[in-house]
RNA sequence: UGCCGAAUCCCUCUUUUUGAGGGUACGGGGGAACCAUGUUCCGGGGUGUAACCGCCUACAGGCGGUAGGGCAUUCCUCGCCCUAACCCGACAGCUAACUCCGGAGGUGAGGAGGA
Numbered sequence: 001u002g003c004c005g006a007a008u009c010c011c012u013c014u015u016u017u018u019g020a021g022g023g024u025a026c027g028g029g030g031g032a033a034c035c036a037u038g039u040u041c042c043g044g045g046g047u048g049u050a051a052c053c054g055c056c057u058a059c060a061g062g063c064g065g066u067a068g069g070g071c072a073u074u075c076c077u078c079g080c081c082c083u084a085a086c087c088c089g090a091c092a093g094c095u096a097a098c099u100c101c102g103g104a105g106g107u108g109a110g111g112a113g114g115a
Stems, first nucleotide, its partner, number of pairs: 001108004009023005026102005035093001043091001044088004051066006068082004074115005
């Protein structure tokens, strides 16, 4: 000075200043009618871009392709990076009223040209 992400900002107490509490920009879940669905052991579901297919394999994983996501408001071209992780606990389609939660952490993918 930027970036990923919903995850910023304010107030009070504390003096443990990497603590506690209350709000908040901004996010997520559950939940009628109508509509949709033959779906429940190969259990099912949620947040998220993080899915599908093929090959190799010592079965942990690795490689490639397609799709998806990111790189200061949008589009085009080129270039670069990611394609995870966690949670619910037998259970959830959509869903008005209603209701319950989050409001972190990490990081340099600190690109270029044109409109």

Notes:
A computed fold for a 115-nucleotide RNA from a marine sediment metagenome, annotated as c-di-AMP riboswitch aptamer (ydaO/yuaA leader). Of the family's consensus pairs, 96% are formed in the model.